This is a predicted structure of a 476-nucleotide part of an RNA (small-subunit ribosomal RNA, 3' major domain) from a metagenome.
[in-house]
Context: one part of a larger RNA
């Protein structure tokens, strides 16, 4: 100097407290661990590992294990030599890879050769093969927490201190005042981007107040561009006004006024560092190691295994509900190897057809909870759906190992979950649906998008983490 105290004072966070709704009990999903297994590929392991890497394992993908092959190699580059093609298409054998044979079959040329391409040789390819304790990069975390330092100057032999400490005040090392300190940097905060008001332009595919047509009805058609919206420009908020406070300060509390008030709400941004914290399996790389194999290529398996833990979801235990009819309102988004309408088959996944749409135009597209009417009447049930049997649809070369949907039958556990423990202060939490991404096909995951819409904060003793300042130490 830091560091650390079951030392002290100040101050903050959903840290507690106050409340709502979970998790731990069941069923299944998914990771993981451990067990098995020819494999059960690797990696991540306290918060920061376990719906993580993986935005999708039937073949591919794949690294793994089995067998069947290949050896300049599935891929570059160069040299030397040789061959004229290569690709492709038949045949055999093969499970494929692949191996043989037959068919077809090359272009410039100054004729030296050149392009291309296949063979042989040589350099070399290649390793998802070790070290993340050799590294870059790029992440994760304290934590969006108010901190991290320089320069000169001044005390100190000296490490080093001071400015950064003190009163005050802030979300903030934010400002103020006051000091041997005086500025300065990286951070805060503004500047970005979206959401709320309002203007201005612009008016089609968007809109529809008056006019005119017109329908069973619909902005459907003439017409507008007022409104909605859309997306470009601007304009608003600055403690700017007013009182009170307080030091005549910062700044704070109340009010006006305003769509909006004191950082409006949300987002992006993550200092100087820590954890030898993650990544050699994105990718880059040093060093080590394989080289007829630790490379390559196919086929099959395998990751999907299962006496058991656990983590993190889904669906339930029901009447604030379950079924069944009937009527509503969203947003974001996605579509041309693409979404796909009205019809018309099927009870239904589908299927048939294929209008329109390169999209503010068509189309996925029904939103759902809601509400209206009807039933059911607390029971393992008209709750719950697990697991099984049967018959099917779709994708795809293929749905046995091991996909997803439909019908039919079957109906399991669970009646609210012990210690213990998680999220969440407002358009939040609970609830309730919809889109996307990756994707032949496959979502209870992730990621975003609107409908409904609470409670509660009295306060910091206490638990957690963290910031300043002070003390203590035999620790660095």
């Nucleotide at each position: 100097u830091g560091a650390c105290g079951g030392g002290g004072g100040c101050c903050c966070g959903c840290a507690c407290a106050a409340g709502c709704g979970g998790u731990g009990g069941a069923g299944c999903a998914u990771g993981u661990g451990g067990u098995u297994c020819a494999a059960u590929u690797c990696g991540a392991c306290g918060c920061a590992a376990c719906g993580c890497g993986a935005a999708g394992a039937a073949c591919c993908u794949u690294a793994c294990c089995g067998g069947g092959g290949c050896u300049u190699g599935a891929c570059a580059u160069g040299c030397a030599u040789u061959u004229g093609a290569c690709a492709g298409g038949u045949g055999u054998g093969g499970a494929a890879a692949c191996a043989c044979a037959c068919c077809c079959u090359c272009c410039c040329u100054u004729c030296g050769g050149g392009g291309c391409a296949g063979g042989u040789g040589c350099a070399c390819a290649g390793g998802u093969g070790c070290u993340g304790c050799a590294u870059g990069g790029c992440u994760g975390u304290c934590g969006u927490c108010a901190g991290c330092u320089c320069g000169u100057g001044u005390c100190g032999u000296g490490a080093g201190a001071u400015g950064u400490u003190g009163g005050g005040u802030u979300a903030a090392g934010u400002c103020c005042c006051g000091c041997a300190a005086c500025g300065a940097g990286c951070g805060c905060a503004a500047c970005c981007c979206u959401u709320g008001u309002c203007c201005c332009u612009a008016g089609u595919u968007g809109c529809u107040a008056g006019c005119a047509g017109g329908u069973u009805a619909a902005g459907c058609u003439g017409a507008g561009c007022a409104c909605u919206c859309u997306a470009g420009g601007g304009a608003g908020a600055c403690u700017g006004c007013u009182g009170g406070u307080g030091g005549u300060a910062a700044g704070c509390c109340a009010g006006a006024g305003g769509a909006a008030g004191g950082u409006g709400g949300g987002g992006a941004u993550g200092a100087c560092g820590u954890c030898a914290a993650g990544u050699c399996c994105u990718c880059a790389u040093g060093g080590c190691c394989c080289u007829u194999a630790c490379g390559c290529c196919c086929c099959g398996g395998g990751c999907u295994a299962c006496a058991c833990a656990c983590g993190u979801g889904c669906u339930a235990c029901a009447a604030u509900g379950g079924c069944c009819g009937g009527u509503a309102c969203a947003a974001a988004g996605g579509g041309u190897u693409g979404c796909a309408a009205u019809g018309c088959c099927g009870c239904a996944a589908g299927g048939u057809g294929g209008a329109g749409c390169u999209a503010a135009u068509c189309c996925c597209a029904a939103a759902a909870a809601a509400c209206c009417g009807g039933u059911c009447u607390c029971a393992g049930u008209u709750c719950g759906g697990a697991u099984u049997g049967g018959a099917g649809u779709c994708u795809g070369c293929a749905a046995c190992u091991c996909g997803a949907c439909u019908c039919c039958a079957u109906g399991a556990a669970g009646u609210u979950g012990g210690a213990a423990u998680c999220g969440c202060u407002a358009g939040u939490a609970a609830u309730c649906g919809c889109g996307a991404a990756u994707c032949a096909g496959c979502a209870g995951g992730u990621c975003g998008c609107g409908g409904u819409g609470a409670a509660u904060a009295c306060g910091u003793u206490c638990c957690c983490g963290g910031g300043c300042c002070u003390u203590g130490u035999a620790c660095a």